[in-house]
């Protein structure tokens, strides 16, 4: 840099002792011991094993069909990672939406109760 995922899941264990939740603003967690390390656990991205279903492409065939490859969905395992407070804790940008100002349109202000997308971040694979 590219791509996929981020609403589910996971201990009342041991060590150790003061901060932690990426950043900012909030809001939280924390000596009823945080962050961290170990063990345990969760999950199934890569990996391995099985081969069922659907679709596609190519070759052969008069056709039905056969074979090969690819893709998707699903099954089992757990070797490499990862994760194990709160939706990525929420918001950060844009749009929809709601309310208000305005006689109406245009336009403007506010909101975060709701929806969508992006950005940022995290993790895997390349």
């Nucleotide at each position: 840099c590219u791509u996929a995922u981020c609403a589910a899941g996971a201990g009342c264990g041991g060590c150790g002792g003061a901060g932690g939740g990426a950043c900012a603003g909030g809001c939280c967690c924390u000596g009823u011991g945080a962050u961290g390390c170990c063990c345990g656990g969760c999950a199934a991205c890569c990996u391995g094993c099985a081969a069922a279903a659907a679709g596609g492409u190519a070759a052969c065939u008069g056709a039905a069909g056969u074979u090969a490859c690819c893709u998707u969905c699903g099954g089992c395992a757990a070797g490499g990672u990862g994760c194990u407070a709160a939706u990525u804790c929420c918001u950060g940008c844009g749009g929809g939406g709601a309310u208000c100002c305005u006689a109406c349109c245009c336009g403007g202000a506010u909101c975060g109760u709701u929806c969508c997308g992006a950005a940022a971040g995290a993790u895997g694979a390349g």
This is a predicted structure of a 126-nucleotide RNA (SAM riboswitch aptamer (S box leader)) from uncultured Acutalibacter sp.
The organism belongs to Acutalibacter, within Bacteria.
It matches the Rfam family "SAM riboswitch aptamer (S box leader)". Rfam's curators write: The SAM riboswitch is found upstream of a number of genes which code for proteins involved in methionine or cysteine biosynthesis in Gram-positive bacteria.
The model forms 94% of the base pairs in the Rfam consensus.
Its mean pLDDT, the model's own confidence on a scale to 100, is 76.